[in-house]
Context: one part of a larger RNA
RNA sequence: UGACGGGGGCCCGCACAAGCGGUGGAGUAUGUGGCUUAAUUCGAUGCAACGCGAAGAACCUUACCUAGCCUUGACAUGCAUCUCUAAGUCGGUGAAAGCCGGCGAGCCUAGCAAUAGGUAAUUUGCACAGGUGCUGCAUGGCUGUCGUCAGCUCGUGUCGUGAGAUGUUGGGUUAAGUCCCGCAACGAGCGCAACCCCUGUGAACUGUUGCCACCCUCGAAAGAGGAGCACUCUGUUCAGACUGCCCUGUGAAACGGGGAGGAAGGUGGGGAUGACGUCAAGUCAGCAUGGCCCUUACGGCUAGGGCUGCACACGUACUACAAUGCUCAGUACAGAAUGAACCGAAACCGCGAGGUGGAGGAAAUCCCAAAAACUGAGCCCAAUUCGGAUCGCAGGCUGCAACUCGCCUGCGUGAAGCCGGAAUCGCUAGUAAUGCCGUAUCAGCUACGACGGCGUGAAUACGUUCCCGGGCCU
Numbered sequence: 001u002g003a004c005g006g007g008g009g010c011c012c013g014c015a016c017a018a019g020c021g022g023u024g025g026a027g028u029a030u031g032u033g034g035c036u037u038a039a040u041u042c043g044a045u046g047c048a049a050c051g052c053g054a055a056g057a058a059c060c061u062u063a064c065c066u067a068g069c070c071u072u073g074a075c076a077u078g079c080a081u082c083u084c085u086a087a088g089u090c091g092g093u094g095a096a097a098g099c100c101g102g103c104g105a106g107c108c109u110a111g112c113a114a115u116a117g118g119u120a121a122u123u124u125g126c127a128c129a130g131g132u133g134c135u136g137c138a139u140g141g142c143u144g145u146c147g148u149c150a151g152c153u154c155g156u157g158u159c160g161u162g163a164g165a166u167g168u169u170g171g172g173u174u175a176a177g178u179c180c181c182g183c184a185a186c187g188a189g190c191g192c193a194a195c196c197c198c199u200g201u202g203a204a205c206u207g208u209u210g211c212c213a214c215c216c217u218c219g220a221a222a223g224a225g226g227a228g229c230a231c232u233c234u235g236u237u238c239a240g241a242c243u244g245c246c247c248u249g250u251g252a253a254a255c256g257g258g259g260a261g262g263a264a265g266g267u268g269g270g271g272a273u274g275a276c277g278u279c280a281a282g283u284c285a286g287c288a289u290g291g292c293c294c295u296u297a298c299g300g301c302u303a304g305g306g307c308u309g310c311a312c313a314c315g316u317a318c319u320a321c322a323a324u325g326c327u328c329a330g331u332a333c334a335g336a337a338u339g340a341a342c343c344g345a346a347a348c349c350g351c352g353a354g355g356u357g358g359a360g361g362a363a364a365u366c367c368c369a370a371a372a373a374c375u376g377a378g379c380c381c382a383a384u385u386c387g388g389a390u391c392g393c394a395g396g397c398u399g400c401a402a403c404u405c406g407c408c409u410g411c412g413u414g415a416a417g418c419c420g421g422a423a424u425c426g427c428u429a430g431u432a433a434u435g436c437c438g439u440a441u442c443a444g445c446u447a448c449g450a451c452g453g454c455g456u457g458a459a460u461a462c463g464u465u466c467c468c469g470g471g472c473c474u
């Protein structure tokens, strides 16, 4: 000077408390450990690994294993050499790769031509290629974390022999080293805040593919066409919020409390944004890269298998255990996003998954369109009209191919489960809880995941003694 203390003081955070809903018990999905295995590829391991890398493991992917093959190599550049073939096509062998054999085009220069040289290709040889082999404790880059916590420093000056101190401490205040006052300090930088994006109000402009108030035509009406841009909306530019105004707090200031006006009030709500640094944190398997190692193999190709194995243990989810429910019937209302090897309407076939069909749409034009909610009926507390695992049969779709190992449908089957021990997690408002929709990846899908969107929509916070984490002073 720091760090630490079951030392002290002050302060904050869904940290506790007050509440609401879960996890831990069941079944299943998924990841991990372990075990097994020819292989179950590798990495991630307290918070900050475990629905993580993986925004898609049937083949491919694929890095693993077994077997069959190749050796200047699947790919790049150069040198020398040999040959006439290359792309393609045919045949044999084979699981394929591979191996063996047949056919098979030229271009440029010189030259009448023959031919010669070069290019392309092949053979052979050499330099080299190649390595998801090792080291993240040799590294770059990127990322996590403390933490969106309020801190971390510098110049000059001053003090101290010096390490260093001061500034940055103190009194108030703030979400904030935010601001004010004071002070041997005076200033400054990186952070905070603001500038950026979305959202909430209004205005102007814009007016099709959006809108439909008034008017006209057709029509019984619904609606259609015209006319129109008022409204909604699309989108651009502005305005608006600044403690600006009033009262008040011993009031000087900063600031706090209350009020008015206002769509919004004291950071309006949300996002992006992550200081100096910490953890030799993570990543050599995204990429790059030093060093080391392999070079007829630790490189390359192919087929099949594995990554999906299952006495068990843990994490994260989904579905439930029911009556605020389940089943059936009727009926209403979104936003955001996608679409050309794509989205696919009407109509028809099928109980259904789906099939036929092909209108329209490179899209405010066409397509996909909600569920919970609401209304009515049944069920009557029962392992049931709850719950849906498991299994059998019959089908559909994608794809060379669904055995290992895909998803979906129908019929039958109907397991555990009656609210979960110790323990533990999330959340302070359009939040929790609950309901559905979309997208990326993608032939298909293990999505119940991830990332977004909208609908319905709560309860509680006395307070800071305690648990956890953090900040300042001592």
Base pairs, nucleotide, nucleotide: 007474008473009472010471011470012469013468015464016463019427020426021425022424023423026319027318028317029316030315031314032313033312034310035309042053043052064305065304066303067302068301069300070299073128077127078126079125080124083121088103089102090101091100092099093098106119107118108117109116110115130294131293133292134291135290139288140287141283142282143281144279146277151190152189153188154187155186156185157166158165159164170181171180172179196271197270198269199268201239202238203237204236205235207233210229211228215226216225217224218223242265245259246258247257248256249255321420325379326378327377328376329375330374339366342361343360347356348355349354386417391412392411393410394409395408396407397406433456434455435454436453437452438451439450
This is a predicted structure of a 474-nucleotide part of an RNA (small-subunit ribosomal RNA, 3' major domain) from an uncultured bacterium. Its Rfam family is "Bacterial small subunit ribosomal RNA". Its family is annotated with structural constituent of ribosome and ribosome in the Gene Ontology. The coordinates come from a structure-prediction model, not an experiment, and the mean pLDDT is 83.